[in-house]
RNA sequence: GCCACCUUAGCUCAACGGUAGAGCACAGCUUUCGUAAAGCUGAGGUUAUGGGUUCGAUUCCCAUAGGUGGCU
Numbered sequence: 001g002c003c004a005c006c007u008u009a010g011c012u013c014a015a016c017g018g019u020a021g022a023g024c025a026c027a028g029c030u031u032u033c034g035u036a037a038a039g040c041u042g043a044g045g046u047u048a049u050g051g052g053u054u055c056g057a058u059u060c061c062c063a064u065a066g067g068u069g070g071c072u
Stems, first nucleotide, its partner, number of pairs: 001071007010024004018055001026042005048064005
């Protein structure tokens, strides 16, 4: 330098163009003499950034930034 892929909750990851979810973690509650475990409830998102297409975009298109891998 070229090519491909990835970027969504604190972490790891889902999500046929039509209300963004799960596990772990966190907070509260139940249970226990107490702790752990278990169960229940809750909180937590500018979906990397900026544009475009569309009635409607996490999803499709373009650019940018960051990261990973490959080629040279």

The RNA shown here (transfer RNA) has 72 nucleotides and comes from a Planctomycetota bacterium. Its mean pLDDT, the model's own confidence on a scale to 100, is 83. Lineage of the source: Bacteria > Pseudomonadati > Planctomycetota.